[in-house]
Predicted 3D model of an 82-nucleotide RNA (transfer RNA) from a Candidatus Omnitrophota bacterium.
RNA sequence: GGGCGAGUGGCGGAACUGGCAGACGCGCGGGUCUCAGAAGCCCGUGCCGAAAGGCGUGGAGGUUCAACUCCUCUCUCGCCCA
Numbered sequence: 001g002g003g004c005g006a007g008u009g010g011c012g013g014a015a016c017u018g019g020c021a022g023a024c025g026c027g028c029g030g031g032u033c034u035c036a037g038a039a040g041c042c043c044g045u046g047c048c049g050a051a052a053g054g055c056g057u058g059g060a061g062g063u064u065c066a067a068c069u070c071c072u073c074u075c076u077c078g079c080c081c082a
Stems, first nucleotide, its partner, number of pairs: 001081007010026003019065001027045006046055003058074005
């Protein structure tokens, strides 16, 4: 230099025939239970905001009524070729 793959909440990891983003698990917060704790069970848990609402899939553009998903450029990481 060329080819292929990956990047999503604090962490792992889903959702790609374009149609509710963050399911599910961990972690964290609160509750229940206990003399106290652990375990279990229940509720909550992206960001801003008083609310309404807005923003959010590595970054920047584009296509579309609608994009994590398709297209272009780019960054980082992994594998392969030279």
It was read from a public genome assembly.